[in-house]
RNA sequence: GCCCCGAUGGUGUAGCCCGGAUAACACACGGCACUGCGGAUGCCGAGAUCGGGGGUUCAAAUCCCCCUCGGGGCG
Numbered sequence: 001g002c003c004c005c006g007a008u009g010g011u012g013u014a015g016c017c018c019g020g021a022u023a024a025c026a027c028a029c030g031g032c033a034c035u036g037c038g039g040a041u042g043c044c045g046a047g048a049u050c051g052g053g054g055g056u057u058c059a060a061a062u063c064c065c066c067c068u069c070g071g072g073g074c075g
Stems, first nucleotide, its partner, number of pairs: 001074007010027004020058001029045005051067005
């Protein structure tokens, strides 16, 4: 230098190929119920504008371009 994969709440992932209107699930966290107190269990809640910028579109996590970071391969 070239090619491939990845980046989404505090953590781990799904959703991306084929655009669709509240971004889902689990754990963790907070509250309540339960309990002698806890734990477990049940219910409720808060939390991500999706790595950054630009473009296309009525509409972008999703499509296109550039860049950053991490991993792998080739030279």
Transfer RNA from Methanocaldococcus vulcanius M7, 75 nucleotides, folded computationally. The coordinates come from a structure-prediction model, not an experiment, and the mean pLDDT is 83. NCBI's taxonomy places the organism under Archaea, Methanococcales, Methanocaldococcaceae, Methanocaldococcus, Methanocaldococcus vulcanius. Rfam family: tRNA. Its family is annotated with triplet codon-amino acid adaptor activity in the Gene Ontology.